Bacterial RNase P class A from Marinobacter halotolerans, 358 nucleotides, folded computationally. The model forms 92% of the base pairs in the Rfam consensus.
RNA sequence: AGCUCGCCAGACAGUCGCCGCCGGUUUUAACCGGGGGAGGAAAGUCCGGGCUCCACAGGGCAAGGUGCCAGGUAACGCCUGGGCGGCGCGAGCCGACGGAAAGUGCAGCAGAAAGCAAACCGCCUAAGUGCCCGUGAUUCGUUCACGGACACCGGUAAGGGUGAAACGGUGCGGUAAGAGCGCACCGCGUGACUGGCAACAGUUCACGGCGAUGGUAAACCCCACCUGGAGCAAGACCAAAUAGGAAUCCUAUGGCGUGGCCCGCGCUGGAUUCGGGUAGGUCGCUUGAGGUCUGUGGCAACGCAGACCCUAGAUGAAUGACUGUCCACGACAGAACCCGGCUUAUCGGCGAGCUCAU
Numbered sequence: 001a002g003c004u005c006g007c008c009a010g011a012c013a014g015u016c017g018c019c020g021c022c023g024g025u026u027u028u029a030a031c032c033g034g035g036g037g038a039g040g041a042a043a044g045u046c047c048g049g050g051c052u053c054c055a056c057a058g059g060g061c062a063a064g065g066u067g068c069c070a071g072g073u074a075a076c077g078c079c080u081g082g083g084c085g086g087c088g089c090g091a092g093c094c095g096a097c098g099g100a101a102a103g104u105g106c107a108g109c110a111g112a113a114a115g116c117a118a119a120c121c122g123c124c125u126a127a128g129u130g131c132c133c134g135u136g137a138u139u140c141g142u143u144c145a146c147g148g149a150c151a152c153c154g155g156u157a158a159g160g161g162u163g164a165a166a167c168g169g170u171g172c173g174g175u176a177a178g179a180g181c182g183c184a185c186c187g188c189g190u191g192a193c194u195g196g197c198a199a200c201a202g203u204u205c206a207c208g209g210c211g212a213u214g215g216u217a218a219a220c221c222c223c224a225c226c227u228g229g230a231g232c233a234a235g236a237c238c239a240a241a242u243a244g245g246a247a248u249c250c251u252a253u254g255g256c257g258u259g260g261c262c263c264g265c266g267c268u269g270g271a272u273u274c275g276g277g278u279a280g281g282u283c284g285c286u287u288g289a290g291g292u293c294u295g296u297g298g299c300a301a302c303g304c305a306g307a308c309c310c311u312a313g314a315u316g317a318a319u320g321a322c323u324g325u326c327c328a329c330g331a332c333a334g335a336a337c338c339c340g341g342c343u344u345a346u347c348g349g350c351g352a353g354c355u356c357a358u
Base pairs, nucleotide, nucleotide: 001355002354003353004352005351006350007349008348010326011325012324013323014322015321016320018037019036021034022033023032024031025030026029039332043343044342046341047340048339049338050337051231052230053229054228063227064226065225066224067223068082069081070080071079072078083097084095085094086093087092098222099221103220104219105216106215120160121159122156123155124154128152129151130150132148133147134146135145136144137143168186169185170184171183172182173181187210188208189207190206191205192204193202194201195200235283236282237281238280245274246273247272248271249270250269254268255267256266257265258264290309291308292307293306294305295304296303297302327330
C1' cells in the first nucleotide's frame, strides 16, 4: 500500500415516564417491590421454508423458474469445496458457466464480401480469345513460329483496406501468382488410455489438414430438474346493546298511552328459549430447523454428543426525555407470526491470517 475472515455500533451514573412479566396488598382497578424491553441490517419484500385455511386419485399440456460438478441444508435462485473461463505482480476477486450437428429467426454502420461465402485495390498471365508491336521464315492479297505489351475471359486469397467477428499461426518447400497444396513446429478436433465420484485434466498414443457444420439461446426453441392457491387483516374461540330470524307457550274481555277514575279516544300482540352475526375481548404471539461453551467427524459449508441459558411481544401500537462526567463527539436506521438467505444503506473502531514494495 492492499486482500480475506470475524467482532463492536458512544461509555458510566442519577431522575422522571412508557409496554409486557413475576410477587405482594386491597374489591374487578390501581398501588408497592423486583426484573426484562429493537438491528446488523429490524429495510427492500427479491428467493426458500415453517405455520394456518382452501383445493387436491393418477398422468399429461400450458405458464413460471433454475441450469459446470460434488457436497451442505427443512429448503433455496443460498452456502462450501472443486473444475473451466476472465481480471490482478500477488494475497485474492468476478462469471445465468446445459445444448448452435432438431428446427426457426436475427446481425445497425463500415466493408468487395457477414452465412450453403465473396473478389474492391493488389498479385499472376500457365490455359482460351481478340488486337497491336518486334524478330525470323514464307508459296509475299497472306500465312506460320518465337518473344513482348494491352484488353477480355480467367487464376488467387499471400499483401492492403473495413469490421466485434473475414474461417488456424510461424517458417521452409512449392507455384504463373498463390493456397494445408506438401512438410516441420505450435495450436486445434476425434477416439483410446491414464488420473478423478464427477465437472474436467494430461510433456501419453493413434487418427484427422482443420470455415473440421461461424456467431447469437438474459431470441424463439430443445433437454434436464423444480413449482397447487392465499396469507397472521392467515385462522380458532368467547360474545353485548339495537334491529331482524326460528321454535314453543299465552292472548284480543289482553297490553301500553291519555286521565283522579269509568266511558271514550290513540297505539299495539306478549313472554320464554335458540341460532347466526356486529362492537368488544381472548388465543394464534414467541421455546425456536433457538443461543453459548466443550468434545468430536469433516479441507470447508455443516453434522453429532454433552452441559448450561431463556433473550421485546405491542395492537393507535411501548422501547423515550432530562441532568452530570468522560472520550475518538457517535453513521445507516425502528420489531408487528416466525425462521434461513440474498440485496441495498451505514461515522468510525478492534482482532486474526495473508500478499506486494522498500
Its Rfam family is "Bacterial RNase P class A". The family's RNA type in Rfam is ribozyme.